Molecule: transfer RNA
Organism: uncultured Clostridia bacterium
RNA sequence: GCUACUGUGGCUCAGUUGGUAGAGCAAUUGAUUCGUAAUCAAUAGGUCGGCGGUUCAAAUCCGCCCAGUAGCU
Numbered sequence: 001g002c003u004a005c006u007g008u009g010g011c012u013c014a015g016u017u018g019g020u021a022g023a024g025c026a027a028u029u030g031a032u033u034c035g036u037a038a039u040c041a042a043u044a045g046g047u048c049g050g051c052g053g054u055u056c057a058a059a060u061c062c063g064c065c066c067a068g069u070a071g072c073u
Stems, first nucleotide, its partner, number of pairs: 001072007010025004019056001027043005049065005
């Protein structure tokens, strides 16, 4: 330098024929317990890497850029 893939709550990941963003773990609160753990219930937390474009509507489609991984040279 070229090619491909990945980027979504604190972490690991779903969500792919475009239609108001979810799970598990973690966190907080409450119940249970003499207390802790475990268990149960509830709550909070993400404008989806960034900027544009298409569309009534974009995490999803298109372009450029950024970061990471792999391969080739």